The part of an RNA shown here (small-subunit ribosomal RNA, central domain) has 349 nucleotides and comes from an uncultured bacterium. The full RNA is in RNAcentral, with records from Greengenes and SILVA. The prediction has a mean pLDDT of 87.

[in-house]
Context: one part of a larger RNA
Parts: sequence; structure tokens; C1' cells
RNA sequence: CUGGGCUUAAAGGGUGCGUAGGCGGCUCAUUAAGUAGGGUGUGAAAGCCCCCGGCUCAACCGGGGAAUUGCGCUCUAAACUGAUGAGCUCGAGUGAGAUAGGGGUGUGUGGAACUUCCGGUGGAGCGGUGAAAUGUGUUGAUAUCGGAAGGAACGCCGGUGGCGAAAGCGACACACUGGGUCUCAACUGACGCUGAGGCACGAAAGCCAGGGGAGCAAACGGGAUUAGAUACCCCGGUAGUCCUGGCCGUAAACGAUGAGUACUAGUGGGGAGAGGCUUCGCGCCUUUUCCCACGGAGCAAAAGUUUUAAGUACUCCGCCUGGGGAGUAUGGUCGCAAGGCUGAAACUC
Repeated sequence: CUGGGCUUAAAGGGUGCGUAGGCGGCUCAUUAAGUAGGGUGUGAAAGCCCCCGGCUCAACCGGGGAAUUGCGCUCUAAACUGAUGAGCUCGAGUGAGAUAGGGGUGUGUGGAACUUCCGGUGGAGCGGUGAAAUGUGUUGAUAUCGGAAGGAACGCCGGUGGCGAAAGCGACACACUGGGUCUCAACUGACGCUGAGGCACGAAAGCCAGGGGAGCAAACGGGAUUAGAUACCCCGGUAGUCCUGGCCGUAAACGAUGAGUACUAGUGGGGAGAGGCUUCGCGCCUUUUCCCACGGAGCAAAAGUUUUAAGUACUCCGCCUGGGGAGUAUGGUCGCAAGGCUGAAACUC
């Protein structure tokens, strides 16, 4: 390079936006770069291959041919690709009207619970466990009533329910704001798809600075258990968890399944609409879109998957090539650091 693959065997980038590039709807005209055919020049000789000949044969040598799949010039063709011009509306987008939603950001407000503090009642235990003990309590705990403060999270509704590109999003109100869906078919007229680099977002933990700190809780201390117990259980408890600003850039970041387009039996359910019928009950039919369960064909090693494909095809990107060594070493680069990204070999089975 060719070929084969990527749900679970090695392999889909965590996710999006987008540059270059690659690919790209319908009609007409022109062109002739790609493409196809003809001609011509060149493609040294020797060698290889074919035919003939010379050494007694052969090796060897001589002659002729073919080949040299290439490149240049020229003529012709115009279907396809490209280019240029003109147009179209079904792709894409805009508009008008309607609509569902924990989509995002900021500000404010609320109730339950919890802890602490203050006061009342009360008077011996409480707490905890498999059982205990550490702990806590006559300096009055636990329990109970009233009050105050504080921080964090928002029960029920809540749902194989919704929204978001992913990470993720759940009390309530307001302000600002992104995207989606449906109907109409008014407008633009291919404006599209993908996307190496790049840029942005990116759970938790961790880091820096400043706040905050109720509960929980790495580390740590103590009590148990045990042969031991650097654990599981119990009593405490600091970082952290929370907020603001800035880093980090990783996860079983999972559907372990990249994005887009088209096509290919059905059945049941849920969410958001529209149209028609209507015995007006979202009751029936049709249809768009999103989500879920089952399933025929097909596919698959099987498990399974099946219009949300892992089916049938095309376009573009990423990735894989036996296990260990190893996501290590080294170099580069990013980071305050922790470390991230890129990423071998020897050796060994």
C1' cells in the first nucleotide's frame, strides 16, 4: 500500500462550534482541466521475452522483432466529475402564528429538618451495638415547650415523565437568555454534510486567593471485633463538601454503539402538537416530532440488535493490528503543583 475491522474479543475522540481539506440536490447552455479514442515525437545501448543465425552442442556471441504499461505535442468526443454562466425548489435557512419543558445566568423569598445558644417544665439516665465500650449527664443531659441564630439541601407532586451537545438540570417568584416542536407556505435560492489542526464547554476529586462552615466526613484520635485488624461496627473529628474569582481537563465522561442522509414488516405504551369525524367522553381516524418496551426479515461467534439498527447503501472524521513490559522510559508541550496530552524499545511468553 492492499485487504479486514471498532456493543461485549484490540479499536468511537467526553461533548460541541468551526478553519483547511474531502464529499455534495434538480434543469439548461458553454468550456474542455480530469476522462475516453486516434495520430505523432520521445521513452539510449546492453539485459529480460519471441524468431532466425555463428562457434560440433551449450554457456557465449550476432541479426531482427516485441516490450519499455511513462511523458510531451496534436486532432476528435462531451455522457460523467470539474470550471463558467443562467435558472428551479424538494435539501438548508428566514418569516408569521402557536406551544411544552428541573435548558442556562443573576437577584430575592419560603417552609420542613438539623445543629448551637437563651429561657421554662422535669429529675436519672441518655446514646450506641450482634453484644458492648469509648462518649455524654445532678455544673441538670436525653425528653418536651417557647424564642433566637446559622449553614446546606429542597420531602410530597415525581413518573421505563421532561429538558440539554455532553458534563448535567428538581422549593417558589421576578428579570435576562439559548435551543426544540407544531401549523401556514410569505421570503432566500444549494446558502449543505463532515471536519485534520484550532477554539469553547466539560462530573467528582484536587490546587491557589478570599469568604463561609449546620450536617456529613478522607486523614487523624479513641472504643470494640479479631490470632492480628493500619478495615468492616461505634464515639469523636480536620481538610473537603458551600460561595466568589482563577487553575486542573480527567471518569465504567457508557447506549462500553462518532456525525449526516436515504431506504427496509409490524404491535403496544408514554410526552408535545396539528387536522378531520364526533352518539362532544381527547372517544375514534389521519398525521408530525421526541422517548420506551416487544418483535418478522436481515445481520451477528453468540448474547443479542431490529425504522433511535448492530439491516441495506453512500459521504466525512477518529481509532485498532497478540499478551506482558507500559500508558512505563525518553523527548516535546501544557500545568502553581498533583499531574495531563503525545508516546517507544530492549527483554519475555